Glycine riboswitch aptamer from an uncultured Synergistaceae bacterium, 115 nucleotides, folded computationally. The prediction has a mean pLDDT of 75.
[in-house]
RNA sequence: AUGAAAGCCGUAAGAGAGUGCCCGAACCGAGGUCGCGUUCGGGACGCCGAAGGGGCAAUGCUUCACUCUGUGUGAAGAUCUGAAACUCUCAGGCAAAAAGGAUUACGGCUGGACG
Numbered sequence: 001a002u003g004a005a006a007g008c009c010g011u012a013a014g015a016g017a018g019u020g021c022c023c024g025a026a027c028c029g030a031g032g033u034c035g036c037g038u039u040c041g042g043g044a045c046g047c048c049g050a051a052g053g054g055g056c057a058a059u060g061c062u063u064c065a066c067u068c069u070g071u072g073u074g075a076a077g078a079u080c081u082g083a084a085a086c087u088c089u090c091a092g093g094c095a096a097a098a099a100g101g102a103u104u105a106c107g108g109c110u111g112g113a114c115g
Base pairs, nucleotide, nucleotide: 006110007109008108009107010106011105012104013103018045021043022042023041024040025039026038027037028035029034030033046094047093048092052090053088054087055086060080061077062076063075064074065073066072
């Protein structure tokens, strides 16, 4: 300075999966103990993946062997390195609404890589 990574704030967009079942309580309706209903708490099962979290491929690294002597080839290896929108489903979530939401775009702040 025409300011990287990373982080924070604001705005916009932003998917998936049971309005399922059982139990209890309250409200409401009717006036006998019922539920066409609402809310909350708990339980079992079935599902989702885009808060967060876990896992690993190539590669790198180490050792050994080979030799066309080349950052070559092959084998082996540790609590080694090692990504994701892949995968797991711990957490979280599963009508609509609300909330949450990886990620994307724009704007701003911090920051100070690099020159």

The sequence was found by an Rfam model in a public genome assembly. Its Rfam family is "Glycine riboswitch aptamer". From the family's description: This family represents the bacterial glycine riboswitch. Rfam links the family to the GO term glycine biosynthetic process.